Predicted 3D model of a 72-nucleotide RNA (transfer RNA) from Candidatus Berkelbacteria bacterium RIFOXYA2_FULL_43_10. The organism belongs to Candidatus Berkelbacteria, within Bacteria. The coordinates come from a structure-prediction model, not an experiment, and the mean pLDDT is 81. Its Rfam family is "tRNA". By type it is a transfer RNA. Rfam describes the family as follows. Transfer RNA (tRNA) molecules are approximately 80 nucleotides in length.
[in-house]
RNA sequence: GCCAGCGUAGCUCAAUGGUAGAGCAACUGUUUUGUAAACAGUAGGUUAUGGGUUCAAAUCCCUUCGCUGGCU
Numbered sequence: 001g002c003c004a005g006c007g008u009a010g011c012u013c014a015a016u017g018g019u020a021g022a023g024c025a026a027c028u029g030u031u032u033u034g035u036a037a038a039c040a041g042u043a044g045g046u047u048a049u050g051g052g053u054u055c056a057a058a059u060c061c062c063u064u065c066g067c068u069g070g071c072u
Stems, first nucleotide, its partner, number of pairs: 001071007010024004018055001026042005048064001050062003
C1' cells in the first nucleotide's frame, strides 16, 4: 500500500428497517448485631465520527477514525 472483519451502558454481549435490551458491576430499600447472600427497585446510551437513502436507520450506502486479521 491492498483486502476483510469489528466498533451498542463501567465490562461481556443481544437487537436481520418500526419504543435500544439482557447478564455482571454501581446505587437505594427490605432482611441481618454487622458483612456477604437473597429479594424489590433506581440510575446509567450522541449505537465510534460526518453525510446520504427512507415516512421511519444500531440495522442499508459512502467518508473519516480506531482495533484485529490476511496479502504484498